[in-house]
């Protein structure tokens, strides 16, 4: 250091966890690409602890 298929943000602990890219659908087009619009996709590495509340703090483990 470990967060969406991939690349990464994020919050001195608080409401439905986001962006780009990719995927799917639609518009557009003679057909595509590009562009525009929308959608799906996450046990936030695993197991405990603290706390009213943990992706965030603490411990162990895994890589």
């Nucleotide at each position: 250091c470990a967060u969406a298929g991939c690349u990464c943000a994020g919050u001195u602990g608080g409401a439905u966890a986001g962006a780009g890219u990719g995927u799917c659908g639609g518009c557009c087009u003679c057909c595509g690409a590009a562009g525009c619009c929308g959608a799906a996709g996450g046990u936030c590495g695993c197991a405990g602890g603290u706390u009213c509340g943990a992706u965030u703090c603490c411990u162990g483990c895994u890589g």
Transfer RNA from uncultured Oleispira sp., 63 nucleotides, folded computationally. The prediction has a mean pLDDT of 81. Rfam family: tRNA. Rfam's curators write: Transfer RNA (tRNA) molecules are approximately 80 nucleotides in length. Rfam classes the family as a transfer RNA.